[in-house]
RNA sequence: GUGGCCAUAGUUUAAUGGUAGAACAGCGGAUUGUGGCUCCGCUAGUCUGGGUUCAAUUCCCAGUGGCUACCCCA
Numbered sequence: 001g002u003g004g005c006c007a008u009a010g011u012u013u014a015a016u017g018g019u020a021g022a023a024c025a026g027c028g029g030a031u032u033g034u035g036g037c038u039c040c041g042c043u044a045g046u047c048u049g050g051g052u053u054c055a056a057u058u059c060c061c062a063g064u065g066g067c068u069a070c071c072c073c074a
Base pairs, nucleotide, nucleotide: 001070002069003068004067005066006065007064010024011023012022013021018054026042027041028040029039030038047063048062049061050060051059
């Protein structure tokens, strides 16, 4: 340099164009003599900029970052 894959909550990850969900973590509460376990609730997210569409996490273009294969040079 070229191709492929990936980017969603603090972390791991769902979501086939139609209200972004779960688990763990965090915070609050119930339970307990205290703590743990258990149960209930709350907080928190679509990498960036454009385009298509009534509607975009999803489709298209560009960029950024990561992984990977190949090529060239040393």
Molecule: transfer RNA
Organism: bacterium